[in-house]
């Protein structure tokens, strides 16, 4: 660094430190922040992939928390495809945007392969 699978509308913050951006990339939008963001540290919680253990013919289950992983807003939302038009704008003839449903791409994050 590639690549497979799996999941991503739950859920989880205080103290210190630092001193201007920050939300992953580009662009649009929206948002957080000198009442200190973002990052680091300590402590803390959250979840339950892997791991342990129990039960079990499996398959799927319950307990635990040992190795990660998380603790603003869905992965902050859209971008590219597809649907129908129940709402909205616009056109008022076919519609079209919005939004809303599905699906993909990218990213994360586990696990496993090269």
């Nucleotide at each position: 660094a590639a690549u497979u699978u799996a999941u991503a509308c739950a859920g989880a913050a205080g103290c210190g430190g630092c001193g201007a951006g920050a939300g992953a990339u580009c662009a649009g939008g929206c948002u957080c922040c000198g009442u200190g963001a973002c990052c680091c540290g300590c402590u803390g919680g959250c979840a339950a992939c892997c791991u342990u253990c129990g039960a079990c013919c499996g398959c799927g289950c319950g307990a635990a928390a040992g190795g990660u992983g998380c603790c603003a807003a869905u992965u902050c939302c859209u971008g590219c495809c597809c649907g129908g038009c129940c709402c909205g704008g616009c056109a008022u003839c076919c519609g079209c945007c919005g939004a809303c449903g599905g699906g993909g791409a990218a990213u994360a994050u586990a696990a496993g392969u090269u």
A computed fold for a 114-nucleotide RNA from Hymenobacter jejuensis, annotated as SAM riboswitch aptamer (S box leader). The model forms 94% of the base pairs in the Rfam consensus. The coordinates come from a structure-prediction model, not an experiment, and the mean pLDDT is 85.